[in-house]
RNA sequence: CUUUUGGAGAGUAUGAUACCGGCUCAGGACGAACGCUGGCGGCGUGGAUUAGGCAUGCAAGUCGAACGAGAAUUGUAACUUCGGUUAUAAAGAGAGUGGCGAAAGGGUGAGUAACGCGUAGGUAAUUUGCCCUUGAGACUGGAAUAACAUCCCGAAAGGGUUGCUAAUACCGGAUAAUAUCUAUUAACCCACGGGUUUUUAGAUCAAAUGAAAGCUCUGCUUUCACUCAAGGAGAAACCUGCGUCCUAUUAGCUUGUUGGUAGGGUAGUGGCCUACCAAGGCGAUGAUGGGUAGCUGGUCUGAGAGGAUGGUCAGCCACAUUGGGACUGAGACACUGCCCAAACUCCUACGGGAGGCUGCAGUCGAGAAUAUUUCGCAAUGGGGGAAACCCUGACGAUGCGACGCCGCGUGGGGGAUGAAGGUCUUCGGAUUGUAAACUCCUGUUCUACAAGAAGAACGAGCAGUUGGUGAUAAGCCAGCUGCAGUGACUGUAUUGUAGCAGCAAGCCCCAGCUAACUACGUGCCAGCAGCUGCGGUAAUACGUAGGGGGCGAGCGUUGUCCGGAAUUACUGGGCGUAAAGCGCACGCAGGCGGCCAUAUAAGUCGGGUAUGAAAUUGCUUGGCUUAACCAAGCAACUGUAUUCGAUACUGUAUGGCUUGAGUACGAGAGGGGAAAGUGGAAUGUACAGUGUAGCGGUGAAAUGCGUAGAGAUUGUACAGAACACCGGUAGCGAAGGCAACUUUCUGGCUCGAUACUGACGCUGAGGUGCGAAAGUCUGGGGAGCGAACGGGAUUAGAUACCCCGGUAGUCCAGACCGUAAACGAUGGGUACUAAGUAUAGGGGAUACGACUCUUCUGUGCUGUAGCUAACGCAUUAAGUACCCCGCCUGGGGAGUACGGCCGCAAGGUUAAAACUCAAGGUAAUUGACGGGGGGCCGCACAAGCGGUGGAGCAUGUCGCUUAAUUCGAAGCAACGCGAAGAACCUUAUCCAGGGCUUGACAUCGCUCUGACCGCUAUAGAAAUAUGGCUUUCCUUCGGGACAGAGUGACAGGUGCUGCAUGGCUGUCGUCAGCUCGUGUCGUGAGAUGUUGGGUUAAGUCCCGCAACGAGCGCAACCCUUGUCGUUAGUUGCCAUCAGGUAAUGCUGGGGACUCUAGCGAGACCGCUGGUGAAGAGCCAGAGGAAGGUGGGGAUGACGUCAAGUCCGCAUGGCCCUUAUGCCCUGGGCUGCACACGUGCUACAAUGGUCGGUACAGAGGGUUGCCAAACCGCGAGGUGGAGCGAAUCCCUAAAAGCCGGCCUCAGUUCGGAUUGGAGUCUGCAACUCGACUCCAUGAAGCUGGAAUCGCUAGUAAUCGCGGAUCAGCAUGCCGCGGUGAAUACGUUCCCGGCCCUUGUACACACCGCCCGUCACGCCAUGAAAGUUGGUAGCAUUCGAAGCCAGCUAGCUAACCUUCGGGAGGCUACUGUCGAAAAUGAGAUCCACGAUUGGGGCGAAGUCGUAACAAGGUAGCCGUAGGGGAACCUGCGGCUGGAUCACCUCCUUU
Repeated sequence: CUUUUGGAGAGUAUGAUACCGGCUCAGGACGAACGCUGGCGGCGUGGAUUAGGCAUGCAAGUCGAACGAGAAUUGUAACUUCGGUUAUAAAGAGAGUGGCGAAAGGGUGAGUAACGCGUAGGUAAUUUGCCCUUGAGACUGGAAUAACAUCCCGAAAGGGUUGCUAAUACCGGAUAAUAUCUAUUAACCCACGGGUUUUUAGAUCAAAUGAAAGCUCUGCUUUCACUCAAGGAGAAACCUGCGUCCUAUUAGCUUGUUGGUAGGGUAGUGGCCUACCAAGGCGAUGAUGGGUAGCUGGUCUGAGAGGAUGGUCAGCCACAUUGGGACUGAGACACUGCCCAAACUCCUACGGGAGGCUGCAGUCGAGAAUAUUUCGCAAUGGGGGAAACCCUGACGAUGCGACGCCGCGUGGGGGAUGAAGGUCUUCGGAUUGUAAACUCCUGUUCUACAAGAAGAACGAGCAGUUGGUGAUAAGCCAGCUGCAGUGACUGUAUUGUAGCAGCAAGCCCCAGCUAACUACGUGCCAGCAGCUGCGGUAAUACGUAGGGGGCGAGCGUUGUCCGGAAUUACUGGGCGUAAAGCGCACGCAGGCGGCCAUAUAAGUCGGGUAUGAAAUUGCUUGGCUUAACCAAGCAACUGUAUUCGAUACUGUAUGGCUUGAGUACGAGAGGGGAAAGUGGAAUGUACAGUGUAGCGGUGAAAUGCGUAGAGAUUGUACAGAACACCGGUAGCGAAGGCAACUUUCUGGCUCGAUACUGACGCUGAGGUGCGAAAGUCUGGGGAGCGAACGGGAUUAGAUACCCCGGUAGUCCAGACCGUAAACGAUGGGUACUAAGUAUAGGGGAUACGACUCUUCUGUGCUGUAGCUAACGCAUUAAGUACCCCGCCUGGGGAGUACGGCCGCAAGGUUAAAACUCAAGGUAAUUGACGGGGGGCCGCACAAGCGGUGGAGCAUGUCGCUUAAUUCGAAGCAACGCGAAGAACCUUAUCCAGGGCUUGACAUCGCUCUGACCGCUAUAGAAAUAUGGCUUUCCUUCGGGACAGAGUGACAGGUGCUGCAUGGCUGUCGUCAGCUCGUGUCGUGAGAUGUUGGGUUAAGUCCCGCAACGAGCGCAACCCUUGUCGUUAGUUGCCAUCAGGUAAUGCUGGGGACUCUAGCGAGACCGCUGGUGAAGAGCCAGAGGAAGGUGGGGAUGACGUCAAGUCCGCAUGGCCCUUAUGCCCUGGGCUGCACACGUGCUACAAUGGUCGGUACAGAGGGUUGCCAAACCGCGAGGUGGAGCGAAUCCCUAAAAGCCGGCCUCAGUUCGGAUUGGAGUCUGCAACUCGACUCCAUGAAGCUGGAAUCGCUAGUAAUCGCGGAUCAGCAUGCCGCGGUGAAUACGUUCCCGGCCCUUGUACACACCGCCCGUCACGCCAUGAAAGUUGGUAGCAUUCGAAGCCAGCUAGCUAACCUUCGGGAGGCUACUGUCGAAAAUGAGAUCCACGAUUGGGGCGAAGUCGUAACAAGGUAGCCGUAGGGGAACCUGCGGCUGGAUCACCUCCUUU
């Protein structure tokens, strides 16, 4: 100085929220691959798959200074036949003997779960060629053999016979030690086994005087080589501690196995091997088995701890076609050595032979995939050699590949008309964009030329020189100086000059996560997608384009690893309800453990030492122009071993203590357990008596019992089971569980006070025992109840719920089973941490009792702190801590399959995977809903009145029909609705037909013409076509206005989408609600306010209250009506006055009255009384025209229904454009087996009809209302006064009232239908108008199930008017006349509001959802069996080979008495022994007819099991039954709603 230094989250569940919990994404990395694209350089890197097979070349040789022989060649000499030959010398290929090397280097990762590797040690249990140091030595002999020659065999490979020869090849003898062995002696050390050193004696073991150089040459010196010994270095071997993957659905393994003795073997210890003896050894701290795997330094990731990984580089190991074996050697059981066996390939003359790329290149195959059959030994390193030198696919270089990392470039400055083009557009513009063009520069790169052995090179050689050795020499050895020479890469790096902006940009993405948006196309199609998801006609999500964002010679995708993931939690999680406490206890091992003292120092802490290879990593420097890369130094390597110290804590040892635990003693409570006995009530049955017709059962019934006497009642007897009251969130027990009484036996608990023991304790994997109900076996018993079963009901069905019967069972004894919602859904123990209260058992204080206080042990409730996601828990913790055990890790598949264990069985226990989904769950919130609860309201029911539903007709709708019957509206909230009025028109492309194409209509540009209009003729169904007549204005003369024709933009569309929209409307509902601000509470969604007590028509008002206020709604303000006043007084009115008429406000006049229409008043619970605690209010009364919002209307909150309307209007998008536009004629919308809605008229006497007679209101009227008068039976006609209207007209009101007739009938009711004759409107009444008259005279005699309206001037009934309109109303909108009945009341039906409760609903009950069956697909279990792999066992055979034996054959060295022996080689035999074969099993994978369940699929079928009291509360265990969900029995649970009661608690 540096290291220390380092931590981000998001999407997805839900209507919304918090939490549990999974899935997914953003980051980094790679020996990668694939897609698109691709300029240069540097440094790295590249067969991961078939340890599959390999053509070809190379990868290990070297030494003549160890040896014999010696080809070709050259020199010299001799000879010569002139070709050559011989001798000698030099040099010396190839082969051979011999030495060293070949055991290194290089490759690969198959095997191996092991002392294989890592780390730390040990060898006193070891070896070691070459190298270094030291000491001693190197004496004397001998026999062969290859090469070579000869002969023979063989196709070949190769082999054999005979003969010759050398050595540093081989052998004998001598000498020899501190070597080895035997015996012996002493000292020291020690791990007690032994070792080191020492004394003495004996025995044994060596060699090459070989090579070279020099000299003073019989020899000496030096060097190399050789032998023995000691030591070193390096290398190797063996042993040990610790560490080193998954699996217990692998629990027992082992016979050379464990140990000993003796021997063998080895370099050496050792069951390494053999014989004998003993019976051991390993294992829950995981043996044995199975699966997988080379290990490490390191690498990737991570804040770290960890997790994953082991390619390149480095260390170790293993292997070399597969298996076995030894030989040689210092070293191998040997990659490019040998032998054997097997498979494969090749050669062959068929007899026999040859081979091993997991060396470097290369080839085939396999694969998604991985390179040159290159150059060089110049450097580094290795082998041989004295050296030169040779060899070296190690290595150095090169080539190929964007495979990775790093660097550079593809230009820079200026340049606005913001060019053109593209895209979008609101048509204005915006954007691409200074981007381009253009202009001025630069030259990295590139091209050409030139320079360039600059760097990478030292060593050896030669020369000189210094020192050592030697004989002051030569030589040799060591060092220094100089000289010349050596380069694969390579004409490379680099440099210079010249030239051209010239040759060099792509890929992915743009809905959110996640940076970046528009247009067009498509229309749940095509497609996208990492998750959520996007696409069904306006797609920022698909495809394309423009634009944008990111990275950049790359960019994306795929795969894998870590991270995020605190989703395995050591750091750093949990288990009441989310996944998770064993049903309960006892208890071995294990884990943990009270107080004091001493010792020790294992854990622990500190210091030192050794090691932790190098590389890697971090930091600081340095070298390549920089970086990557490379180098140096330091740090670090968190580890291990050892040593010295410390001793608080833990451990260990010793001694003590009493508070934990226990024992003794004295009291106490108890449905604790087991056995035996006893009792009464009830029930059933039997017998007997009395007695008569029903009993029983249900929602209602029936089956059933009963005149053969039931039921009822009385008496007696018998039987089995259970024990009312007491009885209590009381007691006891570990849990399950335990209840009449008595006796016997027995377990535990509590309290009290003393004494004793002295940590004896807690927990507890395995293990053992107990363990409801159901169920099983054997034997009993059997009253009641009661699965199954039978019958009756209910029902669409009813394998159920209800009823009548009823078997197992329920009971006892013995033996099994071992599970429950076995629950406090809460494991056990210890300590600590506010209170209050209730209760069970005991004790103390006070002389006793009561009260009170206090203490211990149980059992409940409320509640503070604290905890919790919340709910809640709270001294009986779910709080604060410690100890021990069990359990969890997304949902489904599944507590299932297979395997094991248990069971008589049923079954239990242990316990997966494939596959599939993006969820699944908990708590709480807001709604909605409930065949949940409470409160309240409404013509909602009830009480009434009148209808509809039956008839005929009108009208609308469905359906049918049709060329067309245009379209829309569809529960309430479509259906006398759009339509306030379809003969043509309306009217719609609804149908048939005829026509037009800038158009029936609008605006504009250009060209031409001068009219157009109007009248009229012809053709035609008309539209239209062709004619005739008539015919402009202004002007600055350019033209303009207007009109027509042509042309181009465009018009036009009742065409589609009301699910793209505006606006308007319906509906809940004129219901009383819907919200906000601030504050408060809650992690939050949210709550509070708005709830509560009263009250109201009302969230109306009052009181209370963590709320205080406010807004939209309610009410009021508005209109109308009811009373009065005032003002005004025409067209209205007329009391008084006057006039007039047949009569009339007719006239003058008047404003009193009515009326009209302006302005006011009036009503407010204001007053009185009662009630209400008070208040708000309510009730009654007075007054008043009106009394408690007086009556009516207008007025419709936040929102709901994707409600209705594109055909009222407007409008986005799409579509049509000689037609989906426009014009015209005719038809249709009126069609008729049927069904429905809404109405009219009726069925009659409260009526009909005839006659007479009375009284409104509100409207309308000039294309109009139309009077009088006349005509017509009438509709109507003629007529024309009046009136643009308080004046005139429509205009008669009708029911009513007064009379007459009808007399209960299909009628004098009813009027349909039909015939005839007319009127009116209108171009036109045939399809298809209304009305009138005459005639006709249908159904219908009050209407089934069901259903509608109405609470007072209302219902009912009666007429009148208006809009639309040429004409047409039973409809609609209004008006007045006459004018009721009833409401006890809120149980029920419907709708609504508020509070509360449950919920698995949120598209909100028209919700959600379960199971069988049918179809398709997928994975999986079983299965007669089939094929194959692996490992082991047993047996057979037994190669090579080591070892052992040996009766055979052969045999140089040594000995020999010469016969032979010793020794050796070969053959043979034996043990072991690979491969192979056979057998019975084990285990694993695959296949398998059929079969079982599971999962996923479009809107299939059957039911409706669950969620609300889910309509029989649900669920758990068990048993039986059933198409299925399920049902039923027994026991259990609340994770059940509602009501009542009891107990407890809180507050007052």
The RNA shown here (small-subunit ribosomal RNA) has 1548 nucleotides and comes from a Candidatus Poribacteria bacterium. The organism belongs to Candidatus Poribacteria, within Bacteria. Rfam family: Bacterial small subunit ribosomal RNA. The prediction has a mean pLDDT of 82.